This is a predicted complex of two RNAs, RNase P RNA and transfer RNA, with 436 nucleotides together.
The coordinates come from a structure-prediction model, not an experiment, and the mean pLDDT is 77.
It holds a member of the Rfam family "Bacterial RNase P class A". The family's RNA type in Rfam is ribozyme.
RNA sequence: UGAGCCGGCCGGGUGGCCGCGGCCCGGCGCGACCGGGUCGAGGAAGGUCGGGGCUCCGCAGGGCAGGGUGCUGGCUAGCGGCCAGUCGGGGUGACCCGCAGGAAAGUGCCACAGAAAACAGACCGCCGAUGGCGCCACGGCGCACAGGUAAGGGUGAAACGGUGCGGUAAGAGCGCACCAGCGUCCCGGGUGACCGGGGCGGCUCGGCAAACCCCACCCGGAGCAAGGCCAAACGUGGGACCGGGUUGCCCGCCCGGCCUCGUAAGGGGCAGUCCCCAGGUAGGCCGCACAGAUGGAUGGCCACCGGCCCGGCCCGCGAGGUGCCGGGCGCACAGAACCCCGCCUACAGGCCGGCUCACCGU
RNA sequence: CGGGGAGUGGCGCAGCCAGGUAGCGCACGUGCUUUGGGAGCACGCGGUCGGGAGUUCAAAUCUCCCCUCCCCGA
Numbered sequence: 001u002g003a004g005c006c007g008g009c010c011g012g013g014u015g016g017c018c019g020c021g022g023c024c025c026g027g028c029g030c031g032a033c034c035g036g037g038u039c040g041a042g043g044a045a046g047g048u049c050g051g052g053g054c055u056c057c058g059c060a061g062g063g064c065a066g067g068g069u070g071c072u073g074g075c076u077a078g079c080g081g082c083c084a085g086u087c088g089g090g091g092u093g094a095c096c097c098g099c100a101g102g103a104a105a106g107u108g109c110c111a112c113a114g115a116a117a118a119c120a121g122a123c124c125g126c127c128g129a130u131g132g133c134g135c136c137a138c139g140g141c142g143c144a145c146a147g148g149u150a151a152g153g154g155u156g157a158a159a160c161g162g163u164g165c166g167g168u169a170a171g172a173g174c175g176c177a178c179c180a181g182c183g184u185c186c187c188g189g190g191u192g193a194c195c196g197g198g199g200c201g202g203c204u205c206g207g208c209a210a211a212c213c214c215c216a217c218c219c220g221g222a223g224c225a226a227g228g229c230c231a232a233a234c235g236u237g238g239g240a241c242c243g244g245g246u247u248g249c250c251c252g253c254c255c256g257g258c259c260u261c262g263u264a265a266g267g268g269g270c271a272g273u274c275c276c277c278a279g280g281u282a283g284g285c286c287g288c289a290c291a292g293a294u295g296g297a298u299g300g301c302c303a304c305c306g307g308c309c310c311g312g313c314c315c316g317c318g319a320g321g322u323g324c325c326g327g328g329c330g331c332a333c334a335g336a337a338c339c340c341c342g343c344c345u346a347c348a349g350g351c352c353g354g355c356u357c358a359c360c361g362u
Numbered sequence: 363c364g365g366g367g368a369g370u371g372g373c374g375c376a377g378c379c380a381g382g383u384a385g386c387g388c389a390c391g392u393g394c395u396u397u398g399g400g401a402g403c404a405c406g407c408g409g410u411c412g413g414g415a416g417u418u419c420a421a422a423u424c425u426c427c428c429c430u431c432c433c434c435g436a
Base pairs, nucleotide, nucleotide: 001358002357003356004355005354006353007352008351009350010349012305013304014303015302016301017300018299020040021039022038023037024036025035026034027033042333046344047343049342050341051340052339053338054223055222056221057220066219067218068217069216070215071085072084073083074082075081086100087098088097089096090095101214102213106212107211108208109207110206123153124152125149126148127147130146131145132143133142134141135140161179162178163177164176165175166174180204181203182201183200184199185198186197187196188195189194227286228285229284230283236278237277238276239275240273241272242256243255244254245253246252257270258269259268260267261266306331307329308328309327310326311325312324313323314321315320363435364434365433366432367431368430369429372388373387374386375385382419390406391405392404393403394402412428413427414426415425416424
């Protein structure tokens, strides 16, 4: 100097004029008034993805079903969040990414291609020791029928450890050496996930659980249009209002109006006053906040400064520039609606700190 | 504001739960048939499966994020 990585932060400022919403104070002509004071969007207020508060309903306890989470340790009210670490993958590196338990519990799937796709498999190839057939000079030779073979070819995302030597008819962990993995035992380190080392076992056992499932842990449901309080009109239900009986009074009980069926008991229907009560609707208030709600305030204009973009000039080899002139842009994403903690998504431009790689100079 | 659902050829829908070839009807094109048209028959064209990541050998399908549309609740 160039190219990058990580973390944190800002995301216009000042002044003037005119407005908007809540609350408080004062004034009078009292009202949809006037004046003053004070407060009034964000890092995401967004998506509504995960938790919690709050409210109502349900609930003895436990289990089943269903759903969610899934390496380890810690933090947190809690979470699928955060911090630190382990393992795996990517990058030369700073660093980044990971829904990262179990596939030697069980079930299932692995299309096409290919001979064969999961206690394997014989298409080509190789062999044919043994048995079979043929020839024979009896020493053998030939065929490839039975059969053996996963070393080689080819297919596939994936073909049942790799290299070498031995071995064999040809081959093969069939045997051996080394390497890789797995299991198991021991030692050491770590709280732990796990790491390092050593011994033993030919054990070589494919992948998928963001397939069913198993294991461990967690979860009752609904949501402020939750819910609570006050409560009009019309209507509904109940009572009261009148009389009689039960010894006089009170309470309680019974009967009594009209129509109809009925012998009766009883049943059905209709009706007064608009006085009281009940549930609950319209409506209002609370829930509700140091912004706030009611179909929803938080804005507009001007000036200066800052910023960005475009064009020209100047400087510089060039990237570019504390440079000059002119023009443009009110200037990214966006905007509370019960509250809070997280996550995710969107975002012009800029600032600060730490670090890596390459080249050059000393 | 709260809750739920759906995006697949031009249109209406299957396929998704249990991953592997995207299919059906109408429409469209060509041919046959008919004097011609319609109907019918045969053949054909046409699909980034709303978009982007991830898991997987492989995604319309499984998982996450985003976009659009629809329905319900006083």